RNAcentral holds the sequence, with entries from ENA. This is a predicted structure of a 72-nucleotide RNA (transfer RNA) from an uncultured archaeon. Its Rfam family is "tRNA". It is annotated as a transfer RNA. Its mean pLDDT, the model's own confidence on a scale to 100, is 81.
[in-house]
């Protein structure tokens, strides 16, 4: 130098055109002498940046940026 994969809540991943959802974790309650379990309940991301196409994009094209990987 070329090719491919990938980038969404704190982590780990879901959705793959019709304004994003779960286990881990977080906070509050109920339980317990306490403290963990547990059992309800809340918060919390516009989806790496940007520019197309569409009535609409996280989801389809481009360009740049990170991270991986493979071939010379």
């Nucleotide at each position: 130098g070329c090719c491919c994969c990938u980038g969404u809540a704190g982590c780990u991943c879901a959705u793959c055109g019709g304004u994003a959802g779960a286990g881990c974790g977080g906070u509050u309650g109920u339980c317990u002498u306490g403290u963990a379990a547990a059992c309800a309940a809340c918060a919390g991301g516009c989806a790496g940046a940007g520019a197309g196409u569409u009535c609409a994009a996280u989801u389809c094209u481009c360009u740049c940026c990170g991270g991986g990987g493979g071939c010379u």